[in-house]
Context: one part of a larger RNA
Molecule: large-subunit ribosomal RNA, domain II
Organism: Candidatus Vidania fulgoroideorum
RNA sequence: GUCAGUAACUUAUAGUUGAUAGCAGCUUAAUAAAUAGUAGGCAUAGGGAAACCAAGUCUUAAUAAGGCUCAAGUUAUCAAUUAUAAACCCGAAACCAAGCGAUCUAUUUAUGAUCAGGAUGAACAUUUAUUACCAUAAAUCGAAGGUCCGAACCCACUAACGUUGCAAAGUUAGGGGAUGAAUUGUGAAUAGGAGUGAAAGGCUAAUCAAGCUUGGAGAUAGCUGGUUCUCUUCGAAAGCUAUUUAAGUAGUGCCUUAUAUAAACAAUGGGGGUAGAGCACUAGUAUAGUUACUCUAUACUAAACUCCGAAUACCAUUCAAUACUUUAUAAGAGUCAGACUAUGGGUGCUAAUAUCCAUAGUCAAAAGGGAAACAACCCAGACUAUAGGCUAAGGUCCCAAAUAUUAACUAAGUGUUAAACGAAGUAAGUAGACAUUAACAGUUAGAAGGUAAGCUUAGAAGCAGCUAUCCUUUAAAGAAAGCGUAACAGCUCACUAAUCUAGUCUAAUUGCACGGAAGAUUCUGGGGGCUAAGUUAAUAACCGAAGCCAUAGAAUCUAAUACCCUUCCUAAAGGAACCCAAUUAUUAAUAAUCACAUCCUUUAUUUAGGGAACCAGAUUGGUAGAAGAGCGUUCUUAUUCCAGUGAAGUUAGUUUGUGAGAACUAUUGGAGGAGUAAGAAGUGAUAAUGCUGAC
Repeated sequence: GUCAGUAACUUAUAGUUGAUAGCAGCUUAAUAAAUAGUAGGCAUAGGGAAACCAAGUCUUAAUAAGGCUCAAGUUAUCAAUUAUAAACCCGAAACCAAGCGAUCUAUUUAUGAUCAGGAUGAACAUUUAUUACCAUAAAUCGAAGGUCCGAACCCACUAACGUUGCAAAGUUAGGGGAUGAAUUGUGAAUAGGAGUGAAAGGCUAAUCAAGCUUGGAGAUAGCUGGUUCUCUUCGAAAGCUAUUUAAGUAGUGCCUUAUAUAAACAAUGGGGGUAGAGCACUAGUAUAGUUACUCUAUACUAAACUCCGAAUACCAUUCAAUACUUUAUAAGAGUCAGACUAUGGGUGCUAAUAUCCAUAGUCAAAAGGGAAACAACCCAGACUAUAGGCUAAGGUCCCAAAUAUUAACUAAGUGUUAAACGAAGUAAGUAGACAUUAACAGUUAGAAGGUAAGCUUAGAAGCAGCUAUCCUUUAAAGAAAGCGUAACAGCUCACUAAUCUAGUCUAAUUGCACGGAAGAUUCUGGGGGCUAAGUUAAUAACCGAAGCCAUAGAAUCUAAUACCCUUCCUAAAGGAACCCAAUUAUUAAUAAUCACAUCCUUUAUUUAGGGAACCAGAUUGGUAGAAGAGCGUUCUUAUUCCAGUGAAGUUAGUUUGUGAGAACUAUUGGAGGAGUAAGAAGUGAUAAUGCUGAC
């Protein structure tokens, strides 16, 4: 990992609500068993803290005003839910108690054992030398040492191997100590908040910041995981308030079921200070003027300004029609981590698939078509079936269902990513100027004189600077627009003529293009590819979804029709049990008779509900969750049956039901089993790193 088996909302007691059944006041518990038992419980009256009063009572001075109340229940069964219990199942780390451990290991204790060989050579002693004597020196002897080298033994510093190992700590090669605070055998002592510790929180039997075993014990877990058959109806929330509260819970909002109920939409009428707008107030900004003090003028700005001022939204009133809807009560929930998109805002950088509000949508809980792929975008809400039809968004050269036409634009593969800014791209129109009295561009020629204007200056002559900027000759020529010189000179320009020849120049606007344009696996519109199969405007077709329609079928709901069943009210008729009141009798608390009431039957009328039928209309996506109807398993009771002419079970198949499932045929099997009506549950497994077994 796979397969098989097994595995989770139970049980008891009490409360609440609903359904059903009995009685109308209901009912028993222990005991007991045709029955008795009448103790008790609920109900029958409430109000008040209470005394107390009572269809009323309390507050109060009050007879005002107000609160609560002013009569249908009860017993049982079933269902749902709540409380208390382990309370749907599995899961801690921990806490406490009593025991068991020092054959591992820590320290201690008693008694034993072990340490090849070699080296070094302390003290003491002796002899000699020396000394007045000591001291001193040398030699011999001697044997010391937490001494040296190095096996056994003990340790574990380095590296490699080993890492499902030879081994739950080893092997190999080196390494350290090796007469000592050495190593070691055997016996003994000290332990669980305790021991022991040359101290590492180390060690105390592969377990240690508190050992192990058993018990309290099914500890507790607002946390994680899991929770088993089918179909049908409806269908959320991720908000508010509170919380030692923020992953929980409570009330409320939103959902469901039951029973009642009447509102909603539209029209009309309201208040407002938002969007916008504005500068009259408040506050501020800019420029100019003015001033002792900040005031004036002009232009502008505002979430914390308003002389003004919408659309929506909200609130109220009123009439008709209509059931998709509203409200109330009772019962059951889930939800309290939301996400994105659009719009109005706050925070942030007018950053974020950011964060926090508001309004709407979608997802969540929604499949289908489109956007290549793509919860939240566009279209559209899947009851089932159909090789039928029409459309939406989006598309129609091929991949790939479906296309043509008309008029323009683009040349950039723009289309098929981006800005400020830049540019004789191109198309369209607008405004103005010049032009056969020859424009624009080109070529040729001229561009002069007074004068070197005056001043300044070393110089200043068109061209350092200041002032002025005239006149003349002319076709035209500035007291000079630029280069140049120390200053002159020199070269151009403005301006003019000739030549040439028909359009030229300027400004702003619009459409589509161009540059601006740099990224790391692979260029890329989804690809092929396209000059339209791109873009703009227009026309007419077609394709295209689980949308709509058609055909067939299923379920749910609604209305109406007639039928059947049950039931309510009223009336009539008939019948019956127990026996209260009442009457009678007597032994005076018993017996007999026993109206009304109660109960039963029938008929008619009427109220409500249910059933099935024909036809019609509407509806049927769905997580959490609420409600309903069913299938199947084991056992029990009753009943009808089957079975050696072959039960259950097995294997394979056929038929059938919306489904859980059911029936049948053959096979194997060899003794029990099935239907119907009820009842009771150890009642349904693809999932819990589930448990047990097999492979």